[in-house]
Context: one part of a larger RNA
RNA sequence: GGCAUAUGGUGGAUGCCUUGGCACUAAUAGGCGAUGAAGGACGUGGCUACCUGCGAUAAGCCUCGGUAAGACGGUAACAGUCUUUGACCCGGGGAUCUCCGAAUUGGGCAACCAAUCUCAAGUAAUAUUGAGAUAUAUUAUACUGAAAGAGCAAUCAUAGGUAUAAUAAGCGAACGAAGGGAACUGAAACAUCUAAGUACCUUUUGGAAAAGAAAACAACCGUGAUUUCCUUAGUAGCGGCGAGCGAAACGGAAACAGCCUAAACCGUGUAGUAUGUGAUAGCCUGCAAGCGUUGUACUACCGGUGUUGUGGGGUGAAUAGGCAGAAUUGCAGUAUGUCAAAGAGAAAAAAGAUUAGGGUUAAUCGAAUGACUUGGAACAGUCAACCGCAGAAGGUGAAAGUCCUGUAGAUGAAAAUUUUAAUCACUCUUGUUUAUACCCCAAGUACCGCGGAGCACGUGGAAUUCUGCGGGAAUCUGCCAGAACCAUCUGGUAAGGCUAAAUACUCAUUAGUGACCGAUAGUGAACAAGUACCGUGAGGGAAAGGUGAAAAGUACUCCUGACAGGAGGGUGAAAUAGAACCUGAAACCAUAUGCCU
Numbered sequence: 001g002g003c004a005u006a007u008g009g010u011g012g013a014u015g016c017c018u019u020g021g022c023a024c025u026a027a028u029a030g031g032c033g034a035u036g037a038a039g040g041a042c043g044u045g046g047c048u049a050c051c052u053g054c055g056a057u058a059a060g061c062c063u064c065g066g067u068a069a070g071a072c073g074g075u076a077a078c079a080g081u082c083u084u085u086g087a088c089c090c091g092g093g094g095a096u097c098u099c100c101g102a103a104u105u106g107g108g109c110a111a112c113c114a115a116u117c118u119c120a121a122g123u124a125a126u127a128u129u130g131a132g133a134u135a136u137a138u139u140a141u142a143c144u145g146a147a148a149g150a151g152c153a154a155u156c157a158u159a160g161g162u163a164u165a166a167u168a169a170g171c172g173a174a175c176g177a178a179g180g181g182a183a184c185u186g187a188a189a190c191a192u193c194u195a196a197g198u199a200c201c202u203u204u205u206g207g208a209a210a211a212g213a214a215a216a217c218a219a220c221c222g223u224g225a226u227u228u229c230c231u232u233a234g235u236a237g238c239g240g241c242g243a244g245c246g247a248a249a250c251g252g253a254a255a256c257a258g259c260c261u262a263a264a265c266c267g268u269g270u271a272g273u274a275u276g277u278g279a280u281a282g283c284c285u286g287c288a289a290g291c292g293u294u295g296u297a298c299u300a301c302c303g304g305u306g307u308u309g310u311g312g313g314g315u316g317a318a319u320a321g322g323c324a325g326a327a328u329u330g331c332a333g334u335a336u337g338u339c340a341a342a343g344a345g346a347a348a349a350a351a352g353a354u355u356a357g358g359g360u361u362a363a364u365c366g367a368a369u370g371a372c373u374u375g376g377a378a379c380a381g382u383c384a385a386c387c388g389c390a391g392a393a394g395g396u397g398a399a400a401g402u403c404c405u406g407u408a409g410a411u412g413a414a415a416a417u418u419u420u421a422a423u424c425a426c427u428c429u430u431g432u433u434u435a436u437a438c439c440c441c442a443a444g445u446a447c448c449g450c451g452g453a454g455c456a457c458g459u460g461g462a463a464u465u466c467u468g469c470g471g472g473a474a475u476c477u478g479c480c481a482g483a484a485c486c487a488u489c490u491g492g493u494a495a496g497g498c499u500a501a502a503u504a505c506u507c508a509u510u511a512g513u514g515a516c517c518g519a520u521a522g523u524g525a526a527c528a529a530g531u532a533c534c535g536u537g538a539g540g541g542a543a544a545g546g547u548g549a550a551a552a553g554u555a556c557u558c559c560u561g562a563c564a565g566g567a568g569g570g571u572g573a574a575a576u577a578g579a580a581c582c583u584g585a586a587a588c589c590a591u592a593u594g595c596c597u
Stems, first nucleotide, its partner, number of pairs: 001596009015582001016546002020517002022514007029506002031171002039100003042055003046078001050074002061094006070082003105114003115134007136168009149156002175206001176204005186193001190240001216223002227254004237245002258498003261442001265304003269301007282291002284333006309476001311441004315435005321339004341430005352424010363411003369384005385402002387391001393405003447471007478493005533540002553581001556568004
């Protein structure tokens, strides 16, 4: 020096564990904010670094319920307190709530600085202190009010200003709609194409959004708004006919719900313009009186009417339950109003009341076992019992239906909130027949040409949809569509609007599940983690779990320079469980013994 064996050190693999994660299911909720949010800064404890809670009333104040013996958070100790006159704890409601932050009195390098006005405290008076107000935009109302303009002028009117009120703003995970919109990549290169209308940016809505009651499909049969799923189907098609892209109808399901305007016409509704008369026109009709800047035409708005494709509506005519009946007056009629009748309404305008329930936010009751043996400990084993609408689960000194918390089942709210149903109230709607001469039925629209986009469809024979430029109709004997176009036939009625459900998502709350992870895994984070640390900054971003059943966490003695470390001794089942603490592999380092050189 090597090899072997043994005993140790070092180290922290492995095993076991789980307070933390991950994914999903069913419900809930789907917003918060000028009544100051989200997020922070700084404070706040008897002693207090951090976290948590809270806000100068500061680990808290008041009140209403629940619960019941202890309590003063994580967190021990010391000191001092509270509590059956109900503390602590749990839940509902309320009060307080510094400063920053949309931040909003002005400024500002966020958490700071500096004001004005009113009121109050204070002063002899200033000072000082406290409370409230003071941002911007839009809209409405009120007051005020220029220059230029109108007017001879007085003045009018607009802009502007002031006051008051309401609304907005900012934050938030995904889902939605709209406006913009890549490249890598694939095509084995690359340019049309693809990736992809994806990523990303912007605006903005809602608990969902969007879409939506046929100018639709279909095919000579029929269906009857929209949305989503299955299927049709990787089909028909599109495509440097390459790579690739890729429908629709029918059929089967989920869910179902339909409505309102514009126009024609009417109005002794409002405003304006033009025009007309002097007793005419007009004032619902007839007769009589009366009035008389009330008429006529047009324009704008308002109210009524009206809403459809077997075309509809207006207009005209006829007819219809009761009562009242013009608005200058009387009589008669009519328009009209009201009641009744019929119907509808928690979508399509808004807002209730009562009653009866349901849910959520604390909780309450809740069955049934003993002995012996082993052991540190019984939840183990043996023997003998019991409950079960409860043998889910967790804990307890090993493995517990019957020890604890619970579980099945049953019960419960002063307060707040949510939801369902019924009734009432309330609101809304509504005649029938007939005639078809006349009027209306959404215009720079439909459509066409050119240029684009979007439709599965790349311009193609390219319909249907949108529109930048140019042209430019018709009104039901009309117009559009049925994949160029034409005819026939069929379907529909554009150019205005609203509309629940079935569908999408999950920052979050509750309950639960897992052939999901088990500390190099699972979230980056099981621990003072978006922390320490790095970076000017945007940003990047860790490592780090386990004594024991219980601290019983080693009294006392000794060694040593020693508050290091150890030897006795004690605790404990165990201390080779001693805090560098469960198990404790390997590399690596020693010691002892044997063999070889």

Source information:
A computed fold for a 597-nucleotide part of an RNA from a bioreactor sludge metagenome, annotated as large-subunit ribosomal RNA, domain I. It matches the Rfam family "Bacterial large subunit ribosomal RNA". Clan: LSU clan.